[in-house]
This is a predicted structure of an 86-nucleotide RNA (transfer RNA) from a Bifidobacteriaceae bacterium.
The sequence was found in a public genome assembly.
The source organism's lineage runs through Bacteria, Bacillati, Actinomycetota, Actinomycetes and Bifidobacteriaceae.
Rfam family: tRNA. Rfam classes the family as a transfer RNA.
The coordinates come from a structure-prediction model, not an experiment, and the mean pLDDT is 80.
RNA sequence: GCGCGAGUGGCGGAAUAGGCAGACGCGCACGGUUCAGGUCCGUGUGCCCUUUACGGGGCGUGGGGGUUCAACUCCCCCCUCGCGCA
Repeated sequence: GCGCGAGUGGCGGAAUAGGCAGACGCGCACGGUUCAGGUCCGUGUGCCCUUUACGGGGCGUGGGGGUUCAACUCCCCCCUCGCGCA
C1' cells in the first nucleotide's frame, strides 16, 4: 500500500432484509437479612435542562457528512484496533 472484520453505558455485551437504543450480566447506590461482614433478596442506575416530587423535554451507538417520515443498521470520507496479502 491492498483486502476483510470490529468500534454501542463505568465494564462485558444484545438489538441488522431501517421502526421503543441500551435487553442480559458485572459493577455501583439505597434498603432488607446479620452482632458485624460476606452470600442472598428488593428497588434504582447514560448525559443535559426543567420540577418540591411525580413527571415533562432535548441529546446520545468512534468522528464528520449523505439518503429517508424514520439510521447502531444503508451510502461516502476520516480515526483507532485486529486479521490476511504484498